[in-house]
The RNA shown here (SAM riboswitch aptamer (S box leader)) has 113 nucleotides and comes from a sheep gut metagenome.
Of the family's consensus pairs, 90% are formed in the model.
Model confidence (mean pLDDT): 83 of 100.

């Protein structure tokens, strides 16, 4: 830089000791312990892997069989990621008297390339 996803899900302990939720504005969390590190556990299914199903292609005269491809599904072994609040909410546009509702972007995060 490109692309997909972001309304679900999943935490305990030890050490540390004041901040944290990306930025801004809010609103929250926090000495009943923030943050960071470590250990163990868990969630999820993006990539790899393994398995199943039907399909298409190739080899074969053809069936069988073998193999390749993408699709759907299952598993959770490997690589990441994640385990307060919708990415916590908002900024732009629309609707509404208002509370609020709807849509979209930017930015960000994560995966794959």
């Nucleotide at each position: 830089c490109u692309u997909a996803u972001c309304g679900a899900g999943a935490g305990u302990g030890g050490c540390u000791g004041a901040g944290g939720g990306a930025a801004c504005g809010g609103c929250c969390c926090u000495g009943u312990g923030a943050u960071g590190c470590c250990a163990c556990g868990g969630c999820a299914a993006c990539c790899u892997g393994c398995c199943c199903a039907a399909g298409c292609g190739u080899g074969u005269u053809a069936u069988c069989c073998a193999u390749g491809c993408g699709u759907g599904g299952a598993c959770a072994a490997g690589g990441u990621g994640c385990c307060a609040a919708u990415u916590c909410c908002g900024g732009c546009g629309g609707g509404g008297a208002g509370a609020c509702c709807c849509g979209u972007a930017a930015a960000g995060a994560u995966g794959a390339g």